A computed fold for a 71-nucleotide RNA from a Minisyncoccota bacterium, annotated as transfer RNA.
[in-house]
RNA sequence: GACGCCGUAGUCUAGUGGUAGGAUCUCGCUCUGUCACAGCGAAGGCAAGGGUUCGAUUCCCUUCGGUGUCG
Repeated sequence: GACGCCGUAGUCUAGUGGUAGGAUCUCGCUCUGUCACAGCGAAGGCAAGGGUUCGAUUCCCUUCGGUGUCG
């Protein structure tokens, strides 16, 4: 340098056009003599910009970052 793949919460991960879900972590409550465990609840996320569309995490383009193959 060329091509491919990936980018969703602090971490891991689902979601192929119609309100973004789970696990873990954090916080609160219940439980316990206390802690832990367990149960319930809350907060927290679509890499950036643009386009298509009534509507985009999803489709298209560019950029950025990561990774692989080739040179």

Rfam family: tRNA. Rfam's curators write: Transfer RNA (tRNA) molecules are approximately 80 nucleotides in length. It is annotated as a transfer RNA.
The sequence is in RNAcentral, with records from ENA.